[in-house]
Context: one part of a larger RNA
RNA sequence: UGACGGGGACCCGCACAAGCGGUGGAGCAUGUGGUUUAAUUCGAAGCAACGCGAAGAACCUUACCAGGUCUUGACAUGGGGAUGGCAGUACCUUAACCGGUGCCUUACUUCGGUACAUCCCACACAGGUGGUGCAUGGUUGUCGUCAGCUCGUGUCGUGAGAUGUUGGGUCAAGUCCCGCAACGAGCGCAACCCUUGUCCUCAGUAGCCAGCAUUAUGGAUGGGCACUCUGGGGAGACCGCCAGGGACAACCUGGAGGAAGAUGGGGAUGACGUCAAAUCAUCAUGCCCCUUAUGACCUGGGCUACACACGUAAUACAAUGGCCGUCAACAGAGGGCUGCAAUACCGUGAGGUGGAGCCAAUCCCUAAAAACGGUCUCAGUUCGGAUCGCAGGCUGCAACCCGCCUGCGUGAAGCUGGAAUUGCUAGUAAUCGCGGAUCAGCAUGCCGCGGUGAAUACGUUCCCGGGCCU
Numbered sequence: 001u002g003a004c005g006g007g008g009a010c011c012c013g014c015a016c017a018a019g020c021g022g023u024g025g026a027g028c029a030u031g032u033g034g035u036u037u038a039a040u041u042c043g044a045a046g047c048a049a050c051g052c053g054a055a056g057a058a059c060c061u062u063a064c065c066a067g068g069u070c071u072u073g074a075c076a077u078g079g080g081g082a083u084g085g086c087a088g089u090a091c092c093u094u095a096a097c098c099g100g101u102g103c104c105u106u107a108c109u110u111c112g113g114u115a116c117a118u119c120c121c122a123c124a125c126a127g128g129u130g131g132u133g134c135a136u137g138g139u140u141g142u143c144g145u146c147a148g149c150u151c152g153u154g155u156c157g158u159g160a161g162a163u164g165u166u167g168g169g170u171c172a173a174g175u176c177c178c179g180c181a182a183c184g185a186g187c188g189c190a191a192c193c194c195u196u197g198u199c200c201u202c203a204g205u206a207g208c209c210a211g212c213a214u215u216a217u218g219g220a221u222g223g224g225c226a227c228u229c230u231g232g233g234g235a236g237a238c239c240g241c242c243a244g245g246g247a248c249a250a251c252c253u254g255g256a257g258g259a260a261g262a263u264g265g266g267g268a269u270g271a272c273g274u275c276a277a278a279u280c281a282u283c284a285u286g287c288c289c290c291u292u293a294u295g296a297c298c299u300g301g302g303c304u305a306c307a308c309a310c311g312u313a314a315u316a317c318a319a320u321g322g323c324c325g326u327c328a329a330c331a332g333a334g335g336g337c338u339g340c341a342a343u344a345c346c347g348u349g350a351g352g353u354g355g356a357g358c359c360a361a362u363c364c365c366u367a368a369a370a371a372c373g374g375u376c377u378c379a380g381u382u383c384g385g386a387u388c389g390c391a392g393g394c395u396g397c398a399a400c401c402c403g404c405c406u407g408c409g410u411g412a413a414g415c416u417g418g419a420a421u422u423g424c425u426a427g428u429a430a431u432c433g434c435g436g437a438u439c440a441g442c443a444u445g446c447c448g449c450g451g452u453g454a455a456u457a458c459g460u461u462c463c464c465g466g467g468c469c470u
Base pairs, nucleotide, nucleotide: 007470008469010467011466012465013464015460016459019424020423021422022421023420026315029312030311031310032309033308034306035305042053043052064301065300066299067298068297069296070295073125077124078123079121080120081119082118083117084116088103089102090101091100092099106115107114108113127290128289130288131287132286136284137283138279139278140277141275143273148187149186150185151184152183153182154163155162156161167178168177169176193267194266195265196264198235199234200233201232202231203230204229207225208224209223212222213221214220238261241255242254243253244252245251317417321376322375323374324373325372326371334365335364336363339358340357344353345352346351383414388409389408390407391406392405393404394403430452431451432450433449434448435447436446
């Protein structure tokens, strides 16, 4: 000077408290440990590993295992030589790759050759998801969106250092005010950026329809751009006004006006640094190692195993509910050409046939909970749906290992969960559906979107984390 203390003072945070919903019990999904295995590829490890890398393992992916193969190589550059092709297609062979045969068979030219492709030769070399994240770059997590971290000059101290940055107030904030041997400055805070909430203005098609006309009653047509909306520009909020408090300051409390009030809500934005934190398997890279193999190709298997243990989700245990019917009930944000697909028809259904329209404010994907009526009457049930059998559908060379979906049948555990533990302060929690990326197919995961829509906060003694002074 720091760090630490079951030392002290002050302050903050869903940290506790007050509430609401969960996890821990059940079956199932998924990740991990362990075990097993020829292999169950590798990494991630308290918070900050464990629905994590993986925005999607049937083959491929794929790095692992078994077997069959190759050795200048699957990929790059360079030298010499040969051929005129390579590709495509047919046949033989093979588990497949590899290999063999046939067909087909270049361009320019100063006719020397050149370009391109394939093959052969010898070497330089290629190649490595092999090791080291404790040799590194880059990127990321975390403390933490916490309010801190520093510098120049001056002053003080022999010096390490101190001061400034401490103190009195105040704030979400080292935010601002006052004081002060300090005076200034930088990185952070805030603001500038995006979005949402109100209004004005400009524009008016693919959007809209107040008034007018037509009408097949559909904004469909004429017409219009007022409104909704779309997307450019602008206004608006600043403690600006009033009252009270306060040192007449900073600021705090209340009020008016206002769509919005004290940072309006949300996002992006992450200081100096900490953890030899994570990543050599995104990539790059030093050093070490392999070089007829630790490289490369292929077929099949594995990553999907299963006594068990843990994490994270989804579904339930029911009556605020299940089932049936009616009401064309009502969204937002996205996606669509090897695509989204309507009306119609077939099928109980998944789906199929067919294809209008749409390169999309035009067409399509496209709502559910809710509401209304009926039924069930507290039961392992008309709850719950695991598991299993049969029959089908879809994608794809191919669903045995190992996909998703449908129908019929089967109908397990489960009656609200011990110790313990977690999220959330408002359009939030809870609940309901919808979309997208990845993707041939596969979503209870992830990232978004809207619908319905609460309860509680006395307070800071205590638990956890953090800040400042001592």
Small-subunit ribosomal RNA, 3' major domain from an uncultured bacterium, 470 nucleotides, folded computationally. Model confidence (mean pLDDT): 82 of 100. Rfam family: Bacterial small subunit ribosomal RNA. Rfam links the family to the GO terms structural constituent of ribosome and ribosome.